A computed fold for a 371-nucleotide RNA from a Desulfobacterales bacterium, annotated as Bacterial RNase P class A. Taxonomically the source falls in Desulfobacterales (Bacteria, Pseudomonadati, Thermodesulfobacteriota, Desulfobacteria). The gene name in the source record is rnpB. The sequence is in RNAcentral, with records from ENA.

C1' cells in the first nucleotide's frame, strides 16, 4: 500500500427577516397578543406480525391458509439471538422454506438399447448352423466402451466360459443397537445386518405447530334545512286556518292547519398522542432479550402546517501554494479557487423485514513493498 469483510454511528450548526400551523394565557363581536411545542432513518412500499374497534362465534370435527433444522427472546410474527447440518469462498465470512422419497399416488425434455421389481446398441463369452475364420441364428453377461442432469457403491485379489458383492479384505453409504459429550439440532467411538436402497415433496400428499372476517372510510356521540314517516288536538254548510289598515265587525278564498316523537343527510365532536413510550443508570444474560431506580411529555393537520430568503461556519468532491512523513507507491496538516450538501417526507398506534439515500469509523481475513 491494495483488494475484500462485517458492525455500529451521524444525517448539518448559529443569526436575522417574512411566513404556515397546535396548545395555553390575555382581550373579546371579530381581528388579534404574548409564551411555547412542531416529520424521519426509512416518515416510504403497504410485506409480515400486533394491539385498538365493529361483526360473527356453545363445542369440536371437515375443507381451506400458513409455517417447517435445533434451543433462546418476544404481546405475536414470515421477526431476531446463540448454534447445528449442508454448499460457496484461500480466508475474514456468505447462503440456505434445512421435517418425511425404506407409507402411497406421480413426474423426468433431448440423447440413448435402456429412466426405476432395471435395460443387451457395441463389445466380451458359451453353443449351433460348419472342420476353420467371417457371417447368421439362439443364449449367458452391467467388468469395458458409448448416451445423459442422473444408468442400481468404489479399490484389490479370488473366482468364472465370460462375468457379476457370487466370495474375500479395505474404503463409502444405509439401518438398528451400545457407550461417551450436549437443554437440543447434533457430534466422537464402538458392533451388528444386509450387500447398496438413485432424485424431485417453491408435484399430489403424510406428519407435527398455528390460524374466523374486516380495517381509524374501524367505530362512538352530538345533530340543522327540506322531503318523507308516526301520535294527538282542532276542523271540513256547526268554517280550522289565510288574506283583507293595528284590532273588532264585515267581505273574499277555503281543506287542511298546529304541536310533539323517531330514524336517516349535510355538518361537527371524539377515537387522537402516556405509549409493548423516549433518555440515563444498575443488575442478571454469552447475545436477542429482561428487571430495577431516576427522570422527560416529545407533531396532531384535514383544499392536510412542520417552510422560504440572506450572512457566518462545518462537512464532502476537484484542483493548488507551502511544511512535514516515507526506499517508493503514497500519506497528513495548512492556504487559495471551483462545485456540491443526499434519499425523501406523518394521517389510528406500535414491533420487524424490504427498498431508496450523503458521510466518516471500527474490527476482522488475504495479498504485496520495505526494516
Nucleotide at each position: 500500500g491494495g483488494a475484500g469483510u462485517a458492525g455500529a454511528c451521524c444525517g448539518g450548526a448559529c443569526g436575522a427577516u417574512c411566513g404556515c400551523u397546535g396548545a395555553a394565557u390575555c382581550c373579546a363581536u371579530u381581528c388579534g397578543a404574548u409564551u411555547u411545542g412542531g416529520a424521519g432513518g426509512a416518515a416510504a412500499g403497504u410485506c409480515c406480525g400486533a394491539a385498538c374497534a365493529c361483526c360473527g362465534u356453545a363445542g369440536g370435527g371437515c375443507a381451506g391458509g400458513g409455517u417447517g433444522c435445533u434451543c433462546c427472546a418476544u404481546a405475536a410474527c414470515a421477526u431476531g439471538g446463540a448454534g447445528u447440518c449442508a454448499c460457496g469462498g484461500c480466508a475474514a465470512c456468505g447462503u440456505g422454506a434445512a421435517g418425511g422419497a425404506a407409507a402411497g399416488u406421480g413426474c423426468a425434455a433431448c440423447a440413448g438399447a435402456a429412466a426405476g421389481c432395471a435395460a443387451a446398441c457395441c463389445g466380451c463369452c458359451c453353443c449351433g448352423g460348419u472342420a476353420a475364420a467371417a457371417c447368421c441364428g439362439g443364449g449367458g453377461u452391467a467388468a469395458g466402451g458409448g448416451u445423459g442432469a442422473a444408468a442400481c457403491g468404489g479399490u484389490g485379489c479370488g473366482g468364472u466360459a465370460a462375468g457379476a458383492g457370487c466370495g474375500c479384505a479395505c474404503c463409502a453409504g444405509u439401518u438398528c443397537c451400545c457407550c461417551g459429550g450436549g437443554u437440543g439440532a447434533c457430534c466422537g467411538g464402538g458392533g451388528a445386518a444386509g450387500c447398496u436402497a438413485g432424485g424431485c415433496a417453491a408435484a399430489c400428499c403424510c406428519c407435527a405447530c398455528c390460524c374466523g372476517g374486516u380495517g381509524c372510510a374501524a367505530g362512538a356521540c352530538c345533530a340543522a334545512a327540506u322531503a318523507g314517516g308516526g301520535a294527538a288536538a282542532c276542523g271540513u254548510u256547526u268554517g280550522a286556518g289565510a288574506g283583507u289598515u293595528g284590532c273588532c265587525c264585515g267581505c273574499u278564498c277555503g281543506a287542511g292547519u298546529u304541536u310533539c316523537c323517531g330514524g336517516g343527510u349535510a355538518g361537527g365532536u371524539c377515537g387522537c398522542a402516556c405509549g409493548a413510550g423516549g433518555u440515563g443508570u444498575c443488575g442478571c444474560g454469552a447475545a436477542a432479550g429482561c428487571g430495577g431506580c431516576a427522570u422527560c411529555c416529545c407533531a396532531g393537520a384535514u383544499g392536510a402546517a412542520u417552510g422560504a430568503u440572506c450572512g457566518u461556519c462545518g462537512c464532502c468532491u476537484g484542483u493548488u501554494u507551502c511544511g512535514g512523513g516515507g526506499c517508493a507507491a503514497c500519506c497528513c496538516g495548512c492556504u487559495g479557487c471551483a462545485g456540491g450538501u443526499a434519499c425523501a417526507g406523518a394521517a389510528u398506534u406500535c414491533g420487524g423485514c424490504u427498498u431508496a439515500u450523503g458521510g466518516g469509523c471500527u474490527g476482522c481475513u488475504c495479498c504485496g513493498g520495505c526494516c